[in-house]
Context: one part of a larger RNA
RNA sequence: GUCAACGACUUAAUGUGGCGAGCAAGCUUAAACCGAUAGGUGUAGGCGCAGCGAAAGCGAGUCUGAACAGGGCGUUCAGUUCGUCGCAUUAGACCCGAAACCGAGUGAUCUAGCCAUGAGCAGGCUGAAGGUUGGGUAACACCAACUGAAGGGCCGAACCCGUAUCUGUUGCAAUAGAUUGGGAUGACUUGUGGCUAGGGGUGAAAGGCCAAUCAAACUCGGAAAUAGCUGGUUCUCUGCGAAAUCUAUUUAGGUAGAGCGUCAGCCGAAUACUCCCGGGGGUAGAGCACUGGAUGGGUAAUGGGGACUCACCGUCUUACUGAUCCUAACCAAACUCCGAAUACCGGGAAGUAAUAGCUGGCAGACACACGGCGGGUGCUAACGUCCGUCGUGGAGAGGGAAACAGCCCAGACCGCCAGCUAAGGUCCCAAAAUUAACGCUAAGUGAUAAAGGAGGUGGGAUUGCCCAGACAACCAGGAGGUUUGCCUAGAAGCAGCCAUCCUCAAAGGAGUGCGUAAUAGCUCACUGGUCGAGCGAUCCUGCGCCGAAAAUGAACGGGGCUAAGCGUUAUACCGAAGCUGCGGAUAAAUUUAUUUAUGGUAGGGGAGCGUUCUAUGUAGGGUGAAGCGUUAGCGUAAGCGGACGUGGACAGCAUAGAAGUGAGAAUGUCGGC
Numbered sequence: 001g002u003c004a005a006c007g008a009c010u011u012a013a014u015g016u017g018g019c020g021a022g023c024a025a026g027c028u029u030a031a032a033c034c035g036a037u038a039g040g041u042g043u044a045g046g047c048g049c050a051g052c053g054a055a056a057g058c059g060a061g062u063c064u065g066a067a068c069a070g071g072g073c074g075u076u077c078a079g080u081u082c083g084u085c086g087c088a089u090u091a092g093a094c095c096c097g098a099a100a101c102c103g104a105g106u107g108a109u110c111u112a113g114c115c116a117u118g119a120g121c122a123g124g125c126u127g128a129a130g131g132u133u134g135g136g137u138a139a140c141a142c143c144a145a146c147u148g149a150a151g152g153g154c155c156g157a158a159c160c161c162g163u164a165u166c167u168g169u170u171g172c173a174a175u176a177g178a179u180u181g182g183g184a185u186g187a188c189u190u191g192u193g194g195c196u197a198g199g200g201g202u203g204a205a206a207g208g209c210c211a212a213u214c215a216a217a218c219u220c221g222g223a224a225a226u227a228g229c230u231g232g233u234u235c236u237c238u239g240c241g242a243a244a245u246c247u248a249u250u251u252a253g254g255u256a257g258a259g260c261g262u263c264a265g266c267c268g269a270a271u272a273c274u275c276c277c278g279g280g281g282g283u284a285g286a287g288c289a290c291u292g293g294a295u296g297g298g299u300a301a302u303g304g305g306g307a308c309u310c311a312c313c314g315u316c317u318u319a320c321u322g323a324u325c326c327u328a329a330c331c332a333a334a335c336u337c338c339g340a341a342u343a344c345c346g347g348g349a350a351g352u353a354a355u356a357g358c359u360g361g362c363a364g365a366c367a368c369a370c371g372g373c374g375g376g377u378g379c380u381a382a383c384g385u386c387c388g389u390c391g392u393g394g395a396g397a398g399g400g401a402a403a404c405a406g407c408c409c410a411g412a413c414c415g416c417c418a419g420c421u422a423a424g425g426u427c428c429c430a431a432a433a434u435u436a437a438c439g440c441u442a443a444g445u446g447a448u449a450a451a452g453g454a455g456g457u458g459g460g461a462u463u464g465c466c467c468a469g470a471c472a473a474c475c476a477g478g479a480g481g482u483u484u485g486c487c488u489a490g491a492a493g494c495a496g497c498c499a500u501c502c503u504c505a506a507a508g509g510a511g512u513g514c515g516u517a518a519u520a521g522c523u524c525a526c527u528g529g530u531c532g533a534g535c536g537a538u539c540c541u542g543c544g545c546c547g548a549a550a551a552u553g554a555a556c557g558g559g560g561c562u563a564a565g566c567g568u569u570a571u572a573c574c575g576a577a578g579c580u581g582c583g584g585a586u587a588a589a590u591u592u593a594u595u596u597a598u599g600g601u602a603g604g605g606g607a608g609c610g611u612u613c614u615a616u617g618u619a620g621g622g623u624g625a626a627g628c629g630u631u632a633g634c635g636u637a638a639g640c641g642g643a644c645g646u647g648g649a650c651a652g653c654a655u656a657g658a659a660g661u662g663a664g665a666a667u668g669u670c671g672g673c
Base pairs, nucleotide, nucleotide: 001673002672003671005669006668011091012090013089014088015087016086017085018084019083020082021081022080023079026047027046028045032041033040034039051058052057061073062072063071064070094232095231097229101222102221103220104219105218106217112196113195114194115193116192117191118190119189120188121186123155124154125153126151130147131146132145133144134143135142159183160182161181164179165178166177167176198214200210201209202208235608236607237606238605240603245258246257247256248255249254260364261362262361263360264359265358266357270355271353272352273351274349275348276347277346278345279344285338286336287335291332292331293330295328296327297326298325303320304318305317306316307315308314368393369392370391371390372389373388374387375386376385377384398409399408400407413584414583415582416581418580419579420578424574425573426572427559428558429557433571435570436569437568438567439566440565446561452546453545456543457542458541459540460539461538462537463536464535465534473530474529475528476527477526479503480502481501485497486496509524513522514521585598586597587596588595589594590593609662611659612658613657614656615655616654617653618652620650627646628645629644630643631642633640634639
């Protein structure tokens, strides 16, 4: 891993509701007893038939109250006992699962420390104290040689340890092997016997060790601890069908009430959509009349400065300040002189749909997601976050978007080798136009992106010049006062400042750019000639270009395309589980022969299939039961069932009843392979 078997909503009591049965203003027994699985007796007790009040109490009333007021609760409505089913509560209470807690015991043959008694440590090196002799001293001290043999001394085997690396990693091994390394007379190592025990021991202390187990050992028990958590929970069909919100919560992944689902009963249009009529509003927008913000101009008080007379009063003036008012143009979620569309409320009308409401049983759900629109927050970031509102997913398959829960189209009862369409498409992959008309694009743009840039190209508008010759090109001129003045070392058109005139002229700036140290030189404006018909400027707009850098090649789905790209128009066709046609199933409704409906998770409702056993009835079996294998047939399904083979003794069917009643999942359990 697979196969087979086993494997999870039970049982009891109480309560409550549905259904069934008995009796009924009543219903019913419990213990116990008789009889002994039947049944009978048993009337204590319970529920109901009357309520109200804290109570005394009164009573169809009563309580409050001074009240005959008002108000509260009652006065109408059949119950009760069993059975069965749904649910709740108490019990292990659908099953499996802790980490842990407590009790009683068992462990120091591993290991930690200690006690008692034994054992072990090749060889080599160093040479403390002390001593002896000599020197030395007043005597000591001190010096030298020899002697001596100390040391948690040195090197290094046995022995003990385990530093580093490699191998090993289903190993030789649940900690090893190789090489390397530390200690090796000591706080050394070791044999044997013994002591300390679980909130306890022991610990040169690492929370280490206490039998491969240690931040509290192991064994059994309390015990089916508890688990708002995770996983699992077994046959079929069928009608309906959610929620991920509000409020509260030692509450936030739990739960309760409400909202939303379903079922039963009641009610009987009270409901939804559309139209008409009548309402209130202060959003979008807009506006500046208020509240604030904010800009320019005008008038200009006030304040400041200056001058005059100067003690005051006062007069004049202005680098400044600048309220109010006027004017022009603005801004606002917490501004409004205004003010929609929608939405909401009420009334009315027709049609369509089949809703709304009340009572009760049972739920699930209270992690939501994306998309459009209106907003907050954030960076007008996020597949971000938080609201409102609609849609889809959730719980929705099918077609399209290459692939793609949430986008577009469209809601799958079943069958068909029939037809029509939606979105989207029609050159090939790949069903259908190499369809028609008129334009655009040249970038493979199409088939990713901005500010910005550009004689790309199409369309439109306004305007200027032009046969008295425009625009471009070519030829020629482009001068004089003058090197204007100033400044400067210089400044001569051309560093800079000021001014920017006059003359000759067809025309020529006190100079457009290059250039020089300054001149020079080149060029332009401007003018004439040649030529001969259009040439410039600005704005709007279509499609393109550049801007354009990322890690395997990856920005049409691919081939490929100059349309098979883009815009406008048109006609065909393809295209889905949509719609239609034909056949069939089930349900509901009513006008009774038609119509409508039938996607579905949680969930609640209904109807069935099958397994084991029991009762009653009935039909089988060695002329072959059950089981197993193969294979017709039947049923919408669970399933039923004939034949043949195998097998070798039991075993169906009908109607009821009772359950250890259905397996693919639980890192399920046990067994086989």

Predicted 3D model of a 673-nucleotide part of an RNA (large-subunit ribosomal RNA, domain II) from a Deltaproteobacteria bacterium. Its Rfam family is "Bacterial large subunit ribosomal RNA". The RNAcentral record of the full RNA draws on ENA.